[in-house]
RNA sequence: GCGGGCGUAGUACAAUGGCUAGUAUAUCAGCCUUCCAAGCUGAGGAUGUGGGUUCGAUCCCCAUCGCCCGCU
Numbered sequence: 001g002c003g004g005g006c007g008u009a010g011u012a013c014a015a016u017g018g019c020u021a022g023u024a025u026a027u028c029a030g031c032c033u034u035c036c037a038a039g040c041u042g043a044g045g046a047u048g049u050g051g052g053u054u055c056g057a058u059c060c061c062c063a064u065c066g067c068c069c070g071c072u
Stems, first nucleotide, its partner, number of pairs: 001071007010025004018055001027043005048064005
C1' cells in the first nucleotide's frame, strides 16, 4: 500500500428495515434476614463518527476513525 472481518449499557452478547433497542451480569434502591450472603422486585445506563437511501436504518450504501486477520 491492497483486501477482508468487527465496533450496540461498566462487561459479555442479541436484535438482518417496524424501536418504546432486549437478555445475562455488574451498579443503585426497596423487600426478606438478628446481620451478611443468597433470593425477590424495581431504577438508571448503550447503536464509533459524519453523510446518503427510505414513510421508517443497529440493519442497506459511501466516507472516515479504532481494533483484528491476510497479502505485498
Predicted 3D model of a 72-nucleotide RNA (transfer RNA) from a Candidatus Falkowbacteria bacterium. It was read from a public genome assembly. Lineage of the source: Bacteria > Bacteria candidate phyla > Candidatus Falkowiibacteriota. Its Rfam family is "tRNA". It is annotated as a transfer RNA.